[in-house]
């Protein structure tokens, strides 16, 4: 100096908050229920990893006339700010500064 397939998508998980649901609390009501307010509320919906997992596509090598088979796809310490959405976050900015 250098990341080129260090891809692409889905389905989950770690985490993460409060937009709607539930749930508490408090007021109001005859009841049904209504508002408020609370995530120092387990949770259901939501968001959700480069450095988490798994498939599937792709790519890569070797075989096959071919449909397709087989192998392989490794490694990866990391702030603070800031941005988005209701927010918040391991989102994204970002395999980035920066450390080694």
């Nucleotide at each position: 100096g250098u990341u080129u397939a260090a891809g692409u998508u889905u389905u989950a998980u770690a985490g993460g908050g409060u937009u709607c649901c539930g749930c508490a609390a408090u007021a109001c009501g005859g009841c049904a229920g209504u508002a408020u307010u609370g995530g120092c509320c387990u949770g259901g919906u939501c968001c959700a990893a480069g450095a988490u997992a798994a498939a599937a596509c792709g790519c890569g090598c070797a075989g096959g006339u071919a449909a397709c088979u087989g192998c392989g796809u490794u490694c990866a310490c990391g702030g603070a700010a800031g941005g988005a959405u209701a927010a918040a976050a391991g989102c994204c900015u970002g395999g980035g500064a920066g450390a080694u």